[in-house]
RNA sequence: GGAGUCGGCCAGGCAGUCGCGUCGCACCGAAAGGUGUGCCGAGGAAAGUCCGGGCUCCGCAGGGCAGGGUGCCAGGUAACGCCUGGGCGGCGUGAGCCGACGGAAAGUGCAACAGAAAGCAAACCGCCGAACGGCAUCCACGGAUGUGCGUGGCAAGGGUGAAACGGUGCGGCAAGAGCGCACCGCGUGCGGGGACAACGCCGCACGGCACGGCAAACCCCACCCGGAGCAAGACCAAAUAGGGGAGCGAUGGCGUGGCCCGCGCCGCUCCCGGGUUGGACGCUCGAGCCUUGUGGCGACGCAAGGCCCAGAUGAAUGGCUGCCCACGACAAAACCCGGCUUAUCGGCCGACUCCAUUC
Numbered sequence: 001g002g003a004g005u006c007g008g009c010c011a012g013g014c015a016g017u018c019g020c021g022u023c024g025c026a027c028c029g030a031a032a033g034g035u036g037u038g039c040c041g042a043g044g045a046a047a048g049u050c051c052g053g054g055c056u057c058c059g060c061a062g063g064g065c066a067g068g069g070u071g072c073c074a075g076g077u078a079a080c081g082c083c084u085g086g087g088c089g090g091c092g093u094g095a096g097c098c099g100a101c102g103g104a105a106a107g108u109g110c111a112a113c114a115g116a117a118a119g120c121a122a123a124c125c126g127c128c129g130a131a132c133g134g135c136a137u138c139c140a141c142g143g144a145u146g147u148g149c150g151u152g153g154c155a156a157g158g159g160u161g162a163a164a165c166g167g168u169g170c171g172g173c174a175a176g177a178g179c180g181c182a183c184c185g186c187g188u189g190c191g192g193g194g195a196c197a198a199c200g201c202c203g204c205a206c207g208g209c210a211c212g213g214c215a216a217a218c219c220c221c222a223c224c225c226g227g228a229g230c231a232a233g234a235c236c237a238a239a240u241a242g243g244g245g246a247g248c249g250a251u252g253g254c255g256u257g258g259c260c261c262g263c264g265c266c267g268c269u270c271c272c273g274g275g276u277u278g279g280a281c282g283c284u285c286g287a288g289c290c291u292u293g294u295g296g297c298g299a300c301g302c303a304a305g306g307c308c309c310a311g312a313u314g315a316a317u318g319g320c321u322g323c324c325c326a327c328g329a330c331a332a333a334a335c336c337c338g339g340c341u342u343a344u345c346g347g348c349c350g351a352c353u354c355c356a357u358u359c
Base pairs, nucleotide, nucleotide: 001355002354003353004352005351006350007349008348009347010346012324013323014322015321016320017319018318020041021040023038024037025036026035027034028033043330047341048340050339051338052337053336054335055229056228057227058226062261063260064259065258067225068224069223070222071221072086073085074084075083076082087101088099089098090097091096102220103219107218108217109214110213124158125157126154127153128152131151132150133149134147135146136145137144138143166184167183168182169181170180171179185209186207187206188205189204190203191202192201194199233281235279236278243272244271245270246269247268248267252266253265254264255263288307289306290305291304292303293302294301295300325328
């Protein structure tokens, strides 16, 4: 100097001016409210609503079935499918990145096309001629030789495929083949020592290799899950309705669960139709934010000090002007948090890797 990896941060700035919303204060007003003033006033994703929780109600959620989810190990956390660290596998020269990563020697199932054959064996090209038979030749009539013709043997090589039943070598054979052997690989068991563990290392024995792949196919195993959601839910005010239809009378109805049991309530229950649809609570101080110290490799925890940081309900957070620059992306709360995912102009900082060159 170039190329890259990982992590963190910012999200046009400043000034003026006119506005908007909640809240506090002051004044006016009987009240509703108005005026002035002060503080605060969207995001890193407020988004998708995909997970996890808080909160609320339901029958305190007990059992079973069904259903759903998760799936290497350890830790973090309120919890998680998230995060951290580690193991294993894959990719990369590397910094690093990616992985639903239990079970296929329980069962069922699947594998397009190609191919002989896709799970239990199988043979298109090919190799062989051992064995039985045929044919030919020779014969001392016992047989021998040849041929590859029939029955056959083989799976080394070719070819197909995403995937074809270990690799190398020697022996062996008619030709071959774990057929035999050596080494390597693999599997199972045992032992030793390392690690909390996943796992890895070493040694011994056994097995010629059986046990191919797919479980984000059914399934099996282990663990987890009650349901609905702030239009939850509760309060005040207002309105009120009589009416029509249906059902049951306890082997019933209703109570949100998908079902059953259990549990609770009951002269009531459901539907149609009708009325009200205003106010106020929930509502934002919270698993909160900042700084420092401290424990931990880390996620994170602990302690001290400081801070208050939208809360609307037709629903505010904006418009204009000037200057500057690198010319400004994606997008905006609606009960609240923790994650994940997706969208995003441009820029800053830190750590690290590789290549080239110079000293």
This is a predicted structure of a 359-nucleotide RNA (Bacterial RNase P class A) from a Rhodanobacteraceae bacterium. It is recorded under the gene name rnpB. The RNAcentral record of the sequence draws on ENA. The coordinates come from a structure-prediction model, not an experiment, and the mean pLDDT is 76. Its Rfam family is "Bacterial RNase P class A". By type it is a ribozyme. Taxonomically the source falls in Rhodanobacteraceae (Bacteria, Pseudomonadati, Pseudomonadota, Lysobacterales).